[in-house]
Context: one part of a larger RNA
RNA sequence: UUUACUAUAAGACGGAAAGACCCUAUGCACCUUUACUAUAUCUAUAAAUUGUAAGAUUUUAAAUUUUGUGUAGUAUAAACGGGAGCAAUUGCAUGAAUGAAAUACCGUUCUUUAUUUUUAAUUUUUACUUAAUUGUUAAAAACAGUUUAUAGUUGUUAGUUUGACUGGGGCGGUGUUCUCUUAAACAUUAACAGAGAAGUGCAAAGGCAAAUCCAGAUAUUAUAAUAUUGAUGCGCGUAAUAGCAGAUAUUUGCUUGAUUGUUAGAUUAACAAAUCGAACAAGGAUUAAUCGUCUGCUAUAGUGAUCUGGUAUUUCUUUGUGGAAAGAAUAUCACUUAACGAAUAACAGGUACGCUAGGGAUAACAGGCUUAUGGUUUCUGAUAGUUCAUAUAGACGAGACCGUUUGGCACCUCGAUGUCGGCUUAUCACAUCCUGCAGCUGUAGUUGGUUGCAAGGGUUCGGCUGUUCGCCGAAUAAAGUGGUACAUGAGCUGGGUUUAGAACGUCGUGAGACAGUUCGGUCCCUAUCUGUAGUAAA
Numbered sequence: 001u002u003u004a005c006u007a008u009a010a011g012a013c014g015g016a017a018a019g020a021c022c023c024u025a026u027g028c029a030c031c032u033u034u035a036c037u038a039u040a041u042c043u044a045u046a047a048a049u050u051g052u053a054a055g056a057u058u059u060u061a062a063a064u065u066u067u068g069u070g071u072a073g074u075a076u077a078a079a080c081g082g083g084a085g086c087a088a089u090u091g092c093a094u095g096a097a098u099g100a101a102a103u104a105c106c107g108u109u110c111u112u113u114a115u116u117u118u119u120a121a122u123u124u125u126u127a128c129u130u131a132a133u134u135g136u137u138a139a140a141a142a143c144a145g146u147u148u149a150u151a152g153u154u155g156u157u158a159g160u161u162u163g164a165c166u167g168g169g170g171c172g173g174u175g176u177u178c179u180c181u182u183a184a185a186c187a188u189u190a191a192c193a194g195a196g197a198a199g200u201g202c203a204a205a206g207g208c209a210a211a212u213c214c215a216g217a218u219a220u221u222a223u224a225a226u227a228u229u230g231a232u233g234c235g236c237g238u239a240a241u242a243g244c245a246g247a248u249a250u251u252u253g254c255u256u257g258a259u260u261g262u263u264a265g266a267u268u269a270a271c272a273a274a275u276c277g278a279a280c281a282a283g284g285a286u287u288a289a290u291c292g293u294c295u296g297c298u299a300u301a302g303u304g305a306u307c308u309g310g311u312a313u314u315u316c317u318u319u320g321u322g323g324a325a326a327g328a329a330u331a332u333c334a335c336u337u338a339a340c341g342a343a344u345a346a347c348a349g350g351u352a353c354g355c356u357a358g359g360g361a362u363a364a365c366a367g368g369c370u371u372a373u374g375g376u377u378u379c380u381g382a383u384a385g386u387u388c389a390u391a392u393a394g395a396c397g398a399g400a401c402c403g404u405u406u407g408g409c410a411c412c413u414c415g416a417u418g419u420c421g422g423c424u425u426a427u428c429a430c431a432u433c434c435u436g437c438a439g440c441u442g443u444a445g446u447u448g449g450u451u452g453c454a455a456g457g458g459u460u461c462g463g464c465u466g467u468u469c470g471c472c473g474a475a476u477a478a479a480g481u482g483g484u485a486c487a488u489g490a491g492c493u494g495g496g497u498u499u500a501g502a503a504c505g506u507c508g509u510g511a512g513a514c515a516g517u518u519c520g521g522u523c524c525c526u527a528u529c530u531g532u533a534g535u536a537a538a
Base pairs, nucleotide, nucleotide: 001538002537003536004535005534006533007532008531010530011529012528014525015524022359023358024357025356027355028354029351030350031349032348035160036159037158038157042152043151044150045149046148047147048146049145053125054124055123056122057121058120061117062116063115064114068110075103078109079108080107081106082105085092086091164174165173172192176198177197178196179195180194181193199340200237201297202296206255207254208253209252210251211250212249214233216229217228218227219226220225235244236243238302240300241299242298259282260281261280262279265276266275267274271341284294285293286292308334309333310332311331312330313329314328316327317326366413367411368409369408370407372406374402375401376400377399378398379397383393384392420495421493422492423491425487426484427483428482429481430480433458434457435456436453437452438451439450440449441448460474461473462472463471464470501519502518503517504516505514506513507512
C1' cells in the first nucleotide's frame, strides 16, 4: 500500500412519512352564536271536517200599533201638500175668532212606543246522534284533534357567507376623486414614500355693459379720513399648484345664455368612460351699436355602470277589430352599490379533534448577505489625576476590524435540514483566566495597575431552578472568552417548549382563546459508501 474481518456512528443536507408548525385556496369538514336565509316544533287567527233542538241579548228590514203640551186660541196645533165638504143618529169641518202657522176628510214624511215575522252576530242551557264500552257510573263534547292559509317564535335542524392589499400572517392602516413633491427640463411613471384636501357652495358668488384700484409703508390731522408711494405681496366661496391690473379683482345698472335642436374636428385612452370644441338652425339677454359678448362660475375635486322600480310628457307599437293592459322614446327620481368597473335581495365566528391540495412564490430553527444594534480596537485629548493630557482614567467627536447579541432581508431547504438544557466525546481561534518572558508605573518592599510577546499544558466540587444565565457555599495557580448547523438525539436523556385528557385565573353571549399557570403525556432505523480505530494475510 492492497484485500478481508471486527468495531464506531462524524458525513453521504443518510432511510422512513408529497411537513402535522406557517401561509395560500373565491378548498373541505365539524362546532358556536343576538351572522344571513330557510326550517321541524310551538303559539295565535281564519276556513274546512261541523250536525239537531230550545232559550236569552244585540242588530237589519217590513207590517201593524203608539206618540208630539212656549204664549194666544173653548184646546196637547209634529211637518208639508190638496181641500169645501165629510158623515147621514148625535155630530165634525168651513165661516167668525186667536195665532208665526188652523183644525173635517185624503195623501206623503219626521219623531216616539209595543208586538209579530225576518237578516246577521254574540252567548247560554239541555238532551240526542256519531264514536267508545261486556255492562254500569262519571267526566268531556261539536270544543278538541286533523288539514289548509296567514302571522309570530325558533341553532331544533339545514344550506351558506365571513373578501383584498400587506417587506410572512395577524393587530393597526388603506381602498374612489383633486393638488404638490418624489419624477431624472414633452408626456407617462412605483412604494404601508413625504405633505394636504373633496363627497360641495352660489338665483348671485351666473350673463352683458360701464366705472374704479388693492395689500402694505410713510406723513398730516385725530381714531375717521386725506396725501404720497405702491408690478402683485391683496383679492378671485373652498386644499394646493398654475394664472389674472383700465382684469379673471371691487362697485353700479339691466337681466336669465345655469337656453332648445344638430355637431366638423381634436385631446385622452386596452375597453367602457372622460375632456375641449369652431360652425349651422330656433328663440333671447346686454349694449349707443345688426361692433361684439353670452351654451353657468379663473382652471384643475364635489362622484357611481347595468338591471329593477316610480313620476311626467309624446303625431310611437297595440297579438281578429275598437279600447285597455303592457312596451318604446324624451325628461327625471331612488344606491357611504365608499371593498367607490358596483360577484348577492341578504351574510359572523371557532378548531390544540381537525382534513386535503400546494408553497421554500411565505414565517418559526439553522445556514447565507448586511452590520443599524452589539463586541474589540486606533486617532484626537476637554476634564480628572495637589502641579502634569497620555502611571492610570477619559467626555464630545473621527475611523478600522469582528461576525459570538438583538435585528433587517427572505437567497438554498415545507415529496421534512428534529428544536432548549443536561450527559458523553471532543477539536480549533486568541481578543490569555492560570503557569512563562519583558516595558512603563503616581513601582520603597510585599501586593498591585497597565501594555507587549506567548495557545505547550491546565482551567473544581456542591445547594436552588427544566434552565443556559444567575445567586449562594467550599476550596483553587486559575475556575478564560468564543467558533465548530447557538459542535455533538442513524451517540444517550426528554426536565422545558410544542398535539390529543383535565383544572385555575383572565377574556369571550358562545364554540373557544392566552411568550399566563398547573398535573399527565409512544424519541424508530439489522451500517451500502466515505471517514476513523483495531486485527490478520500478502
Description:
Model confidence (mean pLDDT): 81 of 100. The part of an RNA shown here (large-subunit ribosomal RNA, domain V) has 538 nucleotides and comes from a wastewater metagenome. It matches the Rfam family "Bacterial large subunit ribosomal RNA". The full RNA is in RNAcentral, with records from SILVA.